[in-house]
RNA sequence: GGCCGGUUAGCCAAGCAGUAAGGCAACAGUCUGCAAAACUGUUAUACAUGGGUGCAAUUCCCAUACCGGCCU
Repeated sequence: GGCCGGUUAGCCAAGCAGUAAGGCAACAGUCUGCAAAACUGUUAUACAUGGGUGCAAUUCCCAUACCGGCCU
């Protein structure tokens, strides 16, 4: 230098056009002598950035940034 893949909440991670599941964590409660564990409930302006297409974009296209891999 060329090519490919990835970037979603504090962390992991699904979804791939019709406004985003789940787990961990956090918070509140039940329980307990107090905790832990367990159980119940709750919350979060989570889709890397900027453009484009489209009625509608996390999803498609382009550029950029970062991470990983392959080739030379």
Molecule: transfer RNA
Organism: Minisyncoccota bacterium